[in-house]
Context: one part of a larger RNA
RNA sequence: UGACGGGGGCCCGCACAAGCGGUGGAGCAUGUGGUUUAAUUCGAUGCAACGCGAAGAACCUUACCUGGGCUUGAACUGCAGUGGACAACCUGUGAAAGCAGGUCUUCCUUCGGGACUGCUGUAGAGGUGCUGCAUGGCUGUCGUCAGCUCGUGUCGUGAGAUGUUGGGUUAAGUCCCGCAACGAGCGCAACCCUUGUCCAUAGUUGCCAUCAAGUAAUGUUGGGCACUCUAAGGAGACUGCCUCGGUUGACGAGGAGGAAGGUGGGGAUGACGUCAAGUCCUCAUGGCCCUUACGUCCAGGGCUACACACGUGCUACAAUGGUCGGUACAGUAGGAAGCAAGACCGCGAGGUGGAGCCAAUCCUCAAAACCGGCCUCAGUUCGGAUUGCAGUCUGAAACUCGACUGCAUGAAGUUGGAAUCGCUAGUAAUCGCUAAUCAGCAGGUAGCGGUGAAUACGUUCCCGGGCCUUGUACA
Numbered sequence: 001u002g003a004c005g006g007g008g009g010c011c012c013g014c015a016c017a018a019g020c021g022g023u024g025g026a027g028c029a030u031g032u033g034g035u036u037u038a039a040u041u042c043g044a045u046g047c048a049a050c051g052c053g054a055a056g057a058a059c060c061u062u063a064c065c066u067g068g069g070c071u072u073g074a075a076c077u078g079c080a081g082u083g084g085a086c087a088a089c090c091u092g093u094g095a096a097a098g099c100a101g102g103u104c105u106u107c108c109u110u111c112g113g114g115a116c117u118g119c120u121g122u123a124g125a126g127g128u129g130c131u132g133c134a135u136g137g138c139u140g141u142c143g144u145c146a147g148c149u150c151g152u153g154u155c156g157u158g159a160g161a162u163g164u165u166g167g168g169u170u171a172a173g174u175c176c177c178g179c180a181a182c183g184a185g186c187g188c189a190a191c192c193c194u195u196g197u198c199c200a201u202a203g204u205u206g207c208c209a210u211c212a213a214g215u216a217a218u219g220u221u222g223g224g225c226a227c228u229c230u231a232a233g234g235a236g237a238c239u240g241c242c243u244c245g246g247u248u249g250a251c252g253a254g255g256a257g258g259a260a261g262g263u264g265g266g267g268a269u270g271a272c273g274u275c276a277a278g279u280c281c282u283c284a285u286g287g288c289c290c291u292u293a294c295g296u297c298c299a300g301g302g303c304u305a306c307a308c309a310c311g312u313g314c315u316a317c318a319a320u321g322g323u324c325g326g327u328a329c330a331g332u333a334g335g336a337a338g339c340a341a342g343a344c345c346g347c348g349a350g351g352u353g354g355a356g357c358c359a360a361u362c363c364u365c366a367a368a369a370c371c372g373g374c375c376u377c378a379g380u381u382c383g384g385a386u387u388g389c390a391g392u393c394u395g396a397a398a399c400u401c402g403a404c405u406g407c408a409u410g411a412a413g414u415u416g417g418a419a420u421c422g423c424u425a426g427u428a429a430u431c432g433c434u435a436a437u438c439a440g441c442a443g444g445u446a447g448c449g450g451u452g453a454a455u456a457c458g459u460u461c462c463c464g465g466g467c468c469u470u471g472u473a474c475a
Base pairs, nucleotide, nucleotide: 001475002474003472004471005470007469008468009467010466011465012464013463015459016458019423020422021421022420023419026315027314028313029312030311031310032309033308034306035305042053043052064301065300066299067298068297069296070295076124077123078122079121080120081119082118083117084116088103089102090101091100092099093098106115107114108113126290127289129288130287131286135284136283137279138278139277140275142273147186148185149184150183151182152181153162154161155160166177167176168175192267193266194265195264197235198234199233201231202230203229206225207224208223211222212221213220238261241255242254243253244252245251317416321375322374323373324372325371326370333364334363335362338357339356343352344351345350382413387408388407389406390405391404392403393402429451430450431449432448433447434446435445
């Protein structure tokens, strides 16, 4: 100087407390461990691995296993020799790949050759093989915590100290005052995006207040650009104003005005560093290793196994509910190998057909909610696992191993031990919708809107963190 303390002081954080809803019990989904297996490819492992890499394993993917093949190779760059267009098609064999054979066949030219391509040889190739403890890059984490340092000066033999400590204050090393310090840098904040209010501009594909026309009905039409909205610009919030407190300070408490008030809400943004943290399987790369194989092609299988254990979820156990009928209201966003309306067929998944739309024009589009009927506390009209049969769709192909539909079946489960998680407001809870990936497949993920709470006395305690101080046989 640090680190540590079941030392002290001060202060923060859904850290506790106060509340609301969960997990832990059940069934199923998914990941992991373990076990099994020819293979169940590999990585990730306290927080910070475990719905993680994987925004989607039937083939492909695919790296694994079994079997069948190829060896200058599936892709790529040269050199030398040699042959020919390449391609396409056909035959045999085969599971395919491959192997063997056949048909057909050039362009440019300075006539040397070149372009393209097969074969032979050769230098390279190729490797998701090893090492993340050789590395770059990227990422997680402490932590959006308020810290981490430097120059000059001063002090100390020196390591170092000072500044950065102290008194206040703040979300903040934020600011004020003081001070052997005076300044500065990286962080904080602001600048950026979005949302909340208003203004002017613009007015189609958006909108419809006024006027007119028309319809069974609809901004449908003329018309208009007020309003909503769209999208480019501007205004607005700064403790600016008032009162009180405070050192006449920083600042704090209250008030006015205001759409918004003291960082308005949300996002992006992550200092010096820590964990030899993660990744050689994104990519790049040193070294090592393989080279008729650890490369590469193909078929089938596996990654989907199942006594069990754990994590994360979904659905429930019901009446604030279930079911039947009726009736409303979104936003993000996507659409040409696409989105698909009305109509018709089917109980339904879906099919037929195809208006319109390269989209503010057309299409995909809510569910909880509300109104009425039934159920009346039951393992039930709760719950839907499991299983049988019959189907639909995608796709060469749904056996291993897809999703969905109909009929039948109707398991566990009556609110969950010890323990444990999230959340402070348009939040939790609850309800659906969209998208990426994608032929098909979403209970996952990323977003979007609808409905919409309770509680916070407080900081003694648990956990994590910041500052000062103290002890130490630790570095």
This is a predicted structure of a 475-nucleotide part of an RNA (small-subunit ribosomal RNA, 3' major domain) from a metagenome. Model confidence (mean pLDDT): 83 of 100.